[in-house]
Context: one part of a larger RNA
RNA sequence: ACCGGCGAGUUACCGUGUGUGGCAAGGUUAAGGGCUUACGGCCCGAAGCCGUAGCGAAAGCAAGUGUGAAUAGCGCGACUCAAGUCAUGCGUGGUAGACCCGAACGCAGGUGAUCUAACCAUGGCCAGGGUGAAGCGAAUGUAACAGUUCGUGGAGGCCCGAACCGCUUGACGUUGAAAAGUCAUCGGAUGAGCUGUGGUUUGGAGUAAAAGGCUAAUCAAACCUGCAGAUAGCUGGUUCUCCCCGAAACAAGUUUCGGCUUGGCGUCAGAUAAAUUGGUUACUGGGGGUAGAGCUACUGAAUGGGUUUGGGGGGUCCAAAGCCUACCCAUCCCAACCAAACUCCGAAUACCAGUGACUGUACUCUGGCAGUUAGUCCGCGGGCGAUAAGGUUCGCGGUCGAGAGGGAAACAACCCGGACUGUCGGCUAAGGUCCCCAAGCCUGUGCUAAGUGGAUGAAGGAAGUGAGGUCUCUAAGACACCUGGGAUGUUGGCUUAGAAGCAGCCAUCAUUUAAAAAGUGCGUAAUAGCUUACCAGUCGAGAGGCCUUGCGCCGAAAAUUAACGGGACUCAAGCACAGCACCGAAGCCGCAGGUGCAGCAUUGUCGCUGACAGUGUUGCGCGGUAGGGGAGCGUUCCACGGUAGGUUGAAGGGCGACGGAAACGACGUCUGGACGAUGUGGAAGUGAGAAUGCCGGU
Repeated sequence: ACCGGCGAGUUACCGUGUGUGGCAAGGUUAAGGGCUUACGGCCCGAAGCCGUAGCGAAAGCAAGUGUGAAUAGCGCGACUCAAGUCAUGCGUGGUAGACCCGAACGCAGGUGAUCUAACCAUGGCCAGGGUGAAGCGAAUGUAACAGUUCGUGGAGGCCCGAACCGCUUGACGUUGAAAAGUCAUCGGAUGAGCUGUGGUUUGGAGUAAAAGGCUAAUCAAACCUGCAGAUAGCUGGUUCUCCCCGAAACAAGUUUCGGCUUGGCGUCAGAUAAAUUGGUUACUGGGGGUAGAGCUACUGAAUGGGUUUGGGGGGUCCAAAGCCUACCCAUCCCAACCAAACUCCGAAUACCAGUGACUGUACUCUGGCAGUUAGUCCGCGGGCGAUAAGGUUCGCGGUCGAGAGGGAAACAACCCGGACUGUCGGCUAAGGUCCCCAAGCCUGUGCUAAGUGGAUGAAGGAAGUGAGGUCUCUAAGACACCUGGGAUGUUGGCUUAGAAGCAGCCAUCAUUUAAAAAGUGCGUAAUAGCUUACCAGUCGAGAGGCCUUGCGCCGAAAAUUAACGGGACUCAAGCACAGCACCGAAGCCGCAGGUGCAGCAUUGUCGCUGACAGUGUUGCGCGGUAGGGGAGCGUUCCACGGUAGGUUGAAGGGCGACGGAAACGACGUCUGGACGAUGUGGAAGUGAGAAUGCCGGU
């Protein structure tokens, strides 16, 4: 890992709702007892319980009662239109382990010091080598000591190093040879040394040269058993089928925020009357202060201008007055403007009500049972944030959630569209129609040259190109090229070392002219030189500027060719406009069938104003998680039942092309070798793929 088996809402009691049955103003027995064909049944047994009356704290009173002074009012009741009770099935609540498995824990009573820690008693062990303390002796030395030297001596938690004890570093080992080792290396090795045997101390306790270490591979409280099925607002798991409906991720409260309770939203049953119920739509009537707009209509904010006015500051002035003021504040006029907490105004929607139409119970009430209270993205209106986030938080709507199908290459949330089943029929939606790939290389008119299209993209830039507009010049010859001229006073004046068109300042005249600046740029130290404006010639038809707009270009940097799905595409297979076809889904239509609800018709049964079942027909439905409701299949056992059947072959098993909407069920054959249906009821240890499930096998 697979296969097989086992594996989770049970049982008791007390409530509550509903179904069924008995009796009914009553219902019912309990303990106990009698009888019996005795793990079964029949019959006694009214104690008790519930109901038939309530009100009051109670005494108590009673269709009333409590309060109260009250014959008042008010509260709770009665008013016959009144039903209960016992048993039982099912749903659900409570108390119990209460659907199953799962803690770490807590407490109690015991068992452990054959491991290890410390201690006690008694034993054992430490090759060899080195160093050479005290003391002692001799010599020497001293007045005597001291001292010195040489011997002797053999001290030490002394030195080197085996056994022994340890474990520093590295490698190996890591399903190991080993649940701590091997190899190499390393520390201690006469000591606080190592070690044998026997013994003592233990669970909030021991022991500890102290690491929360050790106390039998277990230690921030050992192990065993018990309480015990501790508790687990947590995680996981929870077993057959079909049919109808179908949520929520919100509000409030919460030692509450991943839990609960109540409400909201779901489902089922019953009820009210077909209506002043609900929904949609049209019209009518309402209140509002949002969007917008506006502001000499307020409160504030705020720009420019002005020959308004007041106050302050500054200047002038000895002072005052007066005057000036590109200063400050407020005010007036003109113009323009801003605001969630401004409003002289003011929608659309929404909301409330009325009337009509359509729909047809969808509304509401009572009760049983829930689930949900982690939501998500998209569009729109806001807040927060950075007019960031696949951000966050509200409101309105949609989707997913719980929704399959088609499109978007792939892609919960986007676009189209809501899947009862079948169909080798048809029409469409979004989106598409050159090939991959179903359908147009469709028709018409343009645009694009950038593979733009084919990621989005700015400020800004450009004789890209299409369309429209406007102004100026132009056969009295424009625009561009080319040829020629481009002069004189004069080197204008000033400045300056110089300044001659061309450093700078001022002025910018006049003349000759077809035209030519007191000079457009380059240049020189200054001149010179080149050039432009301007003019003529040549040429012979448009030229130039600006504005609006379509499509393109640059701006444009990331890790694979890797940003059209690919191939490939250029009067397109790109873009724009117009048009006609076609393809395209589980949408719609056709045909056939199933099923739910409602109506009608008809047949049958029964306890017959009706109910149930069948058939036909009409209408509307049939996606679905949590969840509610309904109908069934199968397993084991029991009763009928020592049943039918069965050695002429039961159950069980293998195989098979049969039936049923499903769970499933026949039939045949082989195997098997003794049991055992169908049916009607009853009772459950009643259905397995998941729980790092349990046991076994391979």
A computed fold for a 698-nucleotide part of an RNA from a Planctomycetota bacterium, annotated as large-subunit ribosomal RNA, domain II. The source organism's lineage runs through Bacteria, Pseudomonadati and Planctomycetota.